[in-house]
Small-subunit ribosomal RNA from Berberis vulgaris, 1449 nucleotides, folded computationally.
Its Rfam family is "Bacterial small subunit ribosomal RNA". Rfam links the family to the GO terms ribosome and structural constituent of ribosome.
The RNAcentral record of the sequence draws on SILVA.
The coordinates come from a structure-prediction model, not an experiment, and the mean pLDDT is 81.
RNA sequence: AGAGUUCAAUCCUAGCUCAAGAUGAACACUGGCGGCAUGCUUAACACAUGCAAGUCGGACAGGAAGUGGUGUUUCCAAUGGCAGACGGGUGAGUAACACUUAAGAACCAGCCCUUGGGAGGGGAACAAUAGCUGGAAACGGUUGUUAAUACCCCGUAGGCUGAGGAGCAAAAGGAGGAAUCCACUCGAGGAGGGGCUCGCGUCUAAUUAGCUAGUUGGUGAGGCAAUAGCUUACCAAGGCAAUGAUCAGUAGCUGGUUCAAGAUGAUGAUAAGACACGAUGCAGACUUCUACGGGAGGCAGCAGUGCAAAAUUUUUCGCAAUGGGCGAAUGCUUGACGGAGCAAUGUCGCGUGGAGGUAGAAGGCUCGCAGGUCAUGAACUUUUUUUCCCGGAAAAGAAGCAAUGAUGGUAUCUGGGGAAUAAGCAUUGGUUCACUCUGGGCCAGCAACCACGGUAAAACAGAGGAUGCAAGUGUUAUCCGAAAUGAUUGGGCGUAAAAUGUUUGUAGGUGGUUUUUCAAGUCCACCAUCAAAUCCCAGGGCUCAACCCUAGACAGGUGGUGGAAACUACCAAGCUAGAGUACGGUAGGGGCAGAGGGAAUUUUUGGUGGAGGGGUGAAAUGCAUUGAAAUGGAAAGAACACCAAUGGCGAAAGCACUCUACUGGGCCGACACUGACAUUAAGAGACAAAAUCUAGGGGAGCGAAUGGGUAGAUACCCUAGUAGUCCUAGUUGUAAACGAUGGAUACUAGAUGCUAUGCAUGUUGACCCGUGCAGUGUUGUAGCUAACGCGUUAAGUAUCCCGCCUAGGGAGUACGUUCACGAGAAUUAAACUCAAAGGAAUUGAUAGGGGCCGGCACUAGCGGUGGAGCAUGUGGUUUAAUUCAAUGCAAAGCAAAGAACCUUACCAGGGCUUGACAUCUCACGAAUCCUCUUGAAAUAGAAGGGUACCUUCGGGAACGCGGAUACAGGUGGUGCAUGACUGUCGUCAGGUUGUGUCGUAAGGUGUUGGGUUAAGUCCCGCAACGAGCGCAACCCUCGUGUUUAGUUGCCACUGUUGAGUUUGGAACCCUGAACAGACUUCCGAUAAUAAGCCGGAGGAAGGUGAGGAUGACGUCAAGUCAUCAUGGUCAUUAUGCCUCAGGCGACACACGUGCUACAAUGGCCGGGACAAAGCGUCGCGAUCCCGCGAGGGUGGGAUAACCCCAAAAACCCAUCCUCAAUUCGGAUUGUAGGUUGCAAUUCGCCUGCAUGAAGUCGAAAUCGCGAGUAAUCCUCGGUCAGCCAUACGGCUGUAAAUUCGUUCCCGAGCCUUGUACACACCGCCCGUCACACUAUAGGAGCUGGUCAUGCCUGAAGUCAUUACCUUAACUGCAAGGAGCGGGUGCCGAAGGCAGGGCUAGUGACUGGAGUGAAUUCGUAACAAGGUAGUUGUACUAGAAGUGCAGGUG
Repeated sequence: AGAGUUCAAUCCUAGCUCAAGAUGAACACUGGCGGCAUGCUUAACACAUGCAAGUCGGACAGGAAGUGGUGUUUCCAAUGGCAGACGGGUGAGUAACACUUAAGAACCAGCCCUUGGGAGGGGAACAAUAGCUGGAAACGGUUGUUAAUACCCCGUAGGCUGAGGAGCAAAAGGAGGAAUCCACUCGAGGAGGGGCUCGCGUCUAAUUAGCUAGUUGGUGAGGCAAUAGCUUACCAAGGCAAUGAUCAGUAGCUGGUUCAAGAUGAUGAUAAGACACGAUGCAGACUUCUACGGGAGGCAGCAGUGCAAAAUUUUUCGCAAUGGGCGAAUGCUUGACGGAGCAAUGUCGCGUGGAGGUAGAAGGCUCGCAGGUCAUGAACUUUUUUUCCCGGAAAAGAAGCAAUGAUGGUAUCUGGGGAAUAAGCAUUGGUUCACUCUGGGCCAGCAACCACGGUAAAACAGAGGAUGCAAGUGUUAUCCGAAAUGAUUGGGCGUAAAAUGUUUGUAGGUGGUUUUUCAAGUCCACCAUCAAAUCCCAGGGCUCAACCCUAGACAGGUGGUGGAAACUACCAAGCUAGAGUACGGUAGGGGCAGAGGGAAUUUUUGGUGGAGGGGUGAAAUGCAUUGAAAUGGAAAGAACACCAAUGGCGAAAGCACUCUACUGGGCCGACACUGACAUUAAGAGACAAAAUCUAGGGGAGCGAAUGGGUAGAUACCCUAGUAGUCCUAGUUGUAAACGAUGGAUACUAGAUGCUAUGCAUGUUGACCCGUGCAGUGUUGUAGCUAACGCGUUAAGUAUCCCGCCUAGGGAGUACGUUCACGAGAAUUAAACUCAAAGGAAUUGAUAGGGGCCGGCACUAGCGGUGGAGCAUGUGGUUUAAUUCAAUGCAAAGCAAAGAACCUUACCAGGGCUUGACAUCUCACGAAUCCUCUUGAAAUAGAAGGGUACCUUCGGGAACGCGGAUACAGGUGGUGCAUGACUGUCGUCAGGUUGUGUCGUAAGGUGUUGGGUUAAGUCCCGCAACGAGCGCAACCCUCGUGUUUAGUUGCCACUGUUGAGUUUGGAACCCUGAACAGACUUCCGAUAAUAAGCCGGAGGAAGGUGAGGAUGACGUCAAGUCAUCAUGGUCAUUAUGCCUCAGGCGACACACGUGCUACAAUGGCCGGGACAAAGCGUCGCGAUCCCGCGAGGGUGGGAUAACCCCAAAAACCCAUCCUCAAUUCGGAUUGUAGGUUGCAAUUCGCCUGCAUGAAGUCGAAAUCGCGAGUAAUCCUCGGUCAGCCAUACGGCUGUAAAUUCGUUCCCGAGCCUUGUACACACCGCCCGUCACACUAUAGGAGCUGGUCAUGCCUGAAGUCAUUACCUUAACUGCAAGGAGCGGGUGCCGAAGGCAGGGCUAGUGACUGGAGUGAAUUCGUAACAAGGUAGUUGUACUAGAAGUGCAGGUG
């Protein structure tokens, strides 16, 4: 000191989470020692038992023990004295003079200290005890005796009151032989202690705003130690409160402790101080004893028990030390205290060994099988003894001569022994130090946050390794920090959360300029105080440390004294720059009231007129022959076209036809007056669109609701239409009331418009130019901003005041309160839930957004498909099997360039198990071959023949058979683990980079723009300049020519023939090879120029000449594990291998691709003509013969420019058919044959004869094609024994039509706009309903707690009073009095009754809210989201809708 987490990526805002430290802690695993500390945070719950407060016989009568007795001695219940008010425990109550700090005056006071006086004279009792006696007990009753330092009286002193007179009013002795000592009493002073008063400070709520009756003050009286409404009688009506009274909730306060850079924050165990507690009486509750009559008790003292809890110790030793109480004293007492015990609860220290030692050991893990790692190491050798075990010695703490030690035979010292007795816990995906294997498979689990797990998990579990800390380690809980995340230091408010709708103004805050006073704030110096301890610092003592001792100090708070006078405040006097008043002008939809006006609409009326009109995307409802629409007049209500503008006015809301009356404010000018009068503004007042509400009017148009129309429509659209919209008087008080920007003042570049109004120059003037002030716009510098943007009208730089914000949702909701007729408005939470929600900008993708552009994309054409029959492929179904793959374009005459067996992967049956195939090894035999039996075959068995090749003579090679182990083999699964290959967008024109530059960044620029092109093709411009991959070109075929070469090809001339057949020839055709040719080259027009385009020339060919091959970066988890290769996985007498038969050819049906047709542009019969490109020796096959034919027989020729396949067909000539299911069409079926093959039944092809189905041009929809193309015609090839080929791939012949063009459909490219999408529109996403769970609000009520009030009752006790009773001291001769007791009265705790306030729990049922992988209904929002969305309001409705008025987000 920061880090993780929103996104495809970025910046910002904002929350959540983590790393540090701390604790009276608890839990889990583990655990060697010592020192020092600490230890019921919960039930102020209940307590058994023991102890925790006694002491004095030198106050006193008496008794007892002891002794033979006396005396001495010792002990003691009672009376008496002092102590018990300290010490120790606890934190319930208390928001208060309780506490802290600083002051004060009207007080008390035992023991102690200092000091001054005094103690004279008398008296009467009561306990104990003794007798009698009650009671279960506790405890008493009565009679008699008695002492005192117990009690009483008189006198006197001092003291107090009082002006004085006068009044009140003390005492005690004891010990000692004695000096003397200790006590007693009255004063004065002191120390320490206490009571009282008071300033400042001291928690949360306003959803607590008014509280108070002895209350506030006075007088008299009473009372107290003392002041005082402390109490009482009377009088007055005060006192407190927005600077928060009162009420409610919570809490003991402080020194300190903890965290923090600090300021803050949190906390109040231990220690010290202060406030209430081991006495008593009464009342209640509880526990307990009882003979039922009545009694006893109070651990929040130390131990201990139960309970409550996550959770907190021994019923220990001692008064030796320190301290306390009593005593003259020896002394007694003390659960205070000093010690020990228990607990890793914390903290500090130490140890669990050290050194050497490698065959790099065994073993584990891993592995690419070489190795690596645990391993800087175990064993082994040597050494040490802190600790541990066994012995010996042995403290300090003790003072004042002696005596006295619980701790403790402890610390410590010393001898011996032996590495001996001693390491765990957590983590290991990122944050965060540390990685692999195995298992399991969205399961089990993990998780602080992000997240992990669905068959290759570094995230789960185990293992090995590693890392961190270490007698501990992790987890949980709490506090602070990080968090500038409540911001004084130190934040914000245009769009992220956040400027009140506007304005006036009170309290309060702040305030121009000059001089003076004063010293409150401020500053300086000194003094007092803030106990000690703690913290800090220095020194010292325990071996160190923790710990302890001694000494010192900073800072800060409060008070006092003295000083300074700049600033703020105060006092006083001025000033005029702020502000205001008066004066002169000026613009204006500023406001309110009255009067007038025209256009339009609707209704109504009359005539004319005669069938429609209206409305829509298209229609319909509705209107109209009872006369609509159209045309003339009248009436009514509402709104005011053009002017009109980014123009004006107003505080905002808002304000517009014209005129008039009344009236508010602004601005300009000049500078007369006042003299800081200012500014902001909590609370308060006023105004405040639309919608709504109340009452009364008004009602033309529009128009929520409502009724109809449209396929459905609670909508959009249409037709009607109520409230409303308008006026008057009230109400409401809200809007996206917005510039989403509070008000005031000052300062800080400009440029350019508009409005109002001044000044100046020139001009007769219009007007132009310059300049000032007030307002209102655009652009822009500096600066600011996350960016967008703002920018003298600030979102810049500063000051002052007010309002508001603190993650999203729940929610502007609930409850409470105030306001309102109501609707509602204002104020305004929590539980619960999530890790995000959000702003700006970037790149993509997308749009039922825009622009440009090209494409058989459409249009214009030609021919098809879809209808029929058949062929073929697919789906489905069926089946023992119908093997598998391919499934929109981009699967479906596809893989398959050819399933009868084989192929073959499928099914049934029969067989084999080192295997059909490969390598290694052993043994035997050469091998091949022939025959027989078995069987469907595979196979099994038997018999015969044969004896090869090389050799170093050991053997080797090929082949066959048999055996054994590794293995072999798998068309089994995963194309979502992969390689490789392929399809597709698309032969579309794009895709990318270096350097520079712009931006905080993602990214941009270049690649955009203007032209042009088939093209990111080229040119021009430009913060870009270059470059690579694509385009083009280079390659092949075709088209022209030249050269060369002429056989098997060719033939002009010459001869010849049936025939280029032969001789000859190399001109032509043709063939092979090599060259040439085309490049916008030339001319013209056009384009600013250029690139280019258009036309022409020449040319065989003209603008890429035609066609092919060639496929950028990438997309689709596209396709293929069944071409091949391959990881992981699965089976291994089988999912491998062999064999036979079957199946892949099934058949209600659906789809795709084709063939043949439906005919006359035709069909049939006969005759005739013209190709190209291919194939051929297991083959093509001429010729001749046979057969109607398929074909059979024969076999010339050719290893091919030579021979053969081979007939080209459409076409031409000619015959018949004459528009019909036909001489069209050929399916289907019967029958007879041919051919290939081991085999033709399932299941081949071909031929003859016979049969002669559907079909008469094809609905919606849809395909191909741009010239030698479509269409049409024949022909060849591959595969192949044959062929289901009508397929596929080639070849030539004949040979068109149309193209205005880019509005629309489809897909593509570029630029741009929007976006809530980024898995990218097959996206995202809203609400109701249904289900489950959760918290919450209401709720007839019910049950508690608490507070105050009123009334009743009224204990103990004080005081007052008293007519009753009683009597040792004093008084009195006596009676009696004072007095005690009793009675009564005031006050009075607990209790009872009544109605309230606040609060907690619970409650049938009800409401919404939240959450929940795969429910239902729609599709509201995001694109113009398909009706732009949204705010306020009203109505309506399953959820989405509509009206009115706003804003643009």